[in-house]
RNAcentral holds the sequence, with entries from ENA, Rfam and Ribocentre. A computed fold for a 97-nucleotide RNA from Oceanobacillus oncorhynchi, annotated as Guanidine-I riboswitch aptamer. Its Rfam family is "Guanidine-I riboswitch aptamer". The literature on the family includes a 2017 paper in Structure by Reiss et al., "Structural Basis for Ligand Binding to the Guanidine-I Riboswitch". Taxonomically the source falls in Oceanobacillus (Bacteria, Bacillati, Caryophanales, Bacillaceae). Model confidence (mean pLDDT): 81 of 100. The model forms 100% of the base pairs in the Rfam consensus.
Formats: sequence, structure tokens, C1' cells
RNA sequence: GAGAAUGUUUUCUAGGGUUCCGCAAUACAAAUUGGUCUGGUCCGAGAGAAAACUCACAGCCUGAGCUGUGCCACGGAAGGAUAAAAGCCUGGGAGAG
Repeated sequence: GAGAAUGUUUUCUAGGGUUCCGCAAUACAAAUUGGUCUGGUCCGAGAGAAAACUCACAGCCUGAGCUGUGCCACGGAAGGAUAAAAGCCUGGGAGAG
């Protein structure tokens, strides 16, 4: 310097806040306030987990297919979405090494 699948999806987890529910306070009630409320719904990882599919290579078989290999990863600030925030997105970015 070049090439490349460092692939896609789903379900979860760490984590995250506050639309809704619950909870707490006020209040006759309606309702309002509070995430400096454990929680359910919710959001959720490139560098977390599992599964399915797919891709490349090799082997078997040669018809469909089956098996194996793939497994490296330090990282801001700032901005953006949603009700809001975040290990979400910009982004395996800038930068460092």
C1' cells in the first nucleotide's frame, strides 16, 4: 500500500432513563408532583452471552448435502433520536497503540 464477512437477524444480559403501570407525597375527588422511587412495560451493547441463517476456505460426498476452521478489538469530547437517558446512533469514527 492492497484485499477481506471484523456478516445479518432474533432472544437475553451488563447498563439506561421516566412516556405508561406500579410506588410515595398532596388532595374529598378529579388530579398534580416526585426517577434525590426497589420495580413491571420500555431502550439496550463493534469491542457482553446464546441461537438461527449466511459467507469464505478445506475435507467427505460428488445428487442433495454433511463436517471442520473463522473467535483480534485501547478509545474521548461533542452532537442526534425517542418521553428520557445510556456500553443506542454518528462509530471497529477522531485519536492512541